[in-house]
Description:
This is a predicted structure of an 80-nucleotide RNA (TPP riboswitch aptamer (THI element)) from Lacticaseibacillus zeae. Its mean pLDDT, the model's own confidence on a scale to 100, is 77. Of the family's consensus pairs, 90% are formed in the model.
RNA sequence: ACAUUUGGGGUGCUGUAAAAGCUGAGAUGAUACCCAUGGAACCUGAUGCAGUUAGUACUGUCGCAGGGAAAUGUCGUUAA
Numbered sequence: 001a002c003a004u005u006u007g008g009g010g011u012g013c014u015g016u017a018a019a020a021g022c023u024g025a026g027a028u029g030a031u032a033c034c035c036a037u038g039g040a041a042c043c044u045g046a047u048g049c050a051g052u053u054a055g056u057a058c059u060g061u062c063g064c065a066g067g068g069a070a071a072u073g074u075c076g077u078u079a080a
Stems, first nucleotide, its partner, number of pairs: 001074005006036004012022003042067003048061004
């Protein structure tokens, strides 16, 4: 790095509603998508703070804060 098995996770915003639109890998038909300890997938703090936006989208901060799900096999590289 890849594969297999197993496991973890989320599903929001605008709109009276429907339709429709926005962002995203994913916005509940999913046999998908993302992540698995060298762990910002995701949860908590948090209805956080600043800017910004139609908006909880976006940027920064919070954040060497607290949590968070692994084994096996194959190949390769480096060092001794």